[in-house]
RNA sequence: GCCCUUGUAGCUCAGCUGGUAGAGCAGCUGAUUUGUAAUCAGCGGGUCGGCGGUUCGAGUCCGUCCGGGGGAA
Numbered sequence: 001g002c003c004c005u006u007g008u009a010g011c012u013c014a015g016c017u018g019g020u021a022g023a024g025c026a027g028c029u030g031a032u033u034u035g036u037a038a039u040c041a042g043c044g045g046g047u048c049g050g051c052g053g054u055u056c057g058a059g060u061c062c063g064u065c066c067g068g069g070g071g072a073a
Base pairs, nucleotide, nucleotide: 002071003070004069005068006067007066010025011024012023013022019056027043028042029041030040031039049065050064051063052062053061
């Protein structure tokens, strides 16, 4: 250098056929408890790896670059 795959919340991952992004865990607040844990209720947290393009509209499609994993030689 070539081929495949992957990049979404602090972490692990969903997101169907393009239509204003979710879950679990973690965090915070409250309830419960003598207290802690557990349990229950709620809250916050994301320029969806960067740039460009297509489209009325892009996490999703296209191009290119960067990072991770794998393969052939």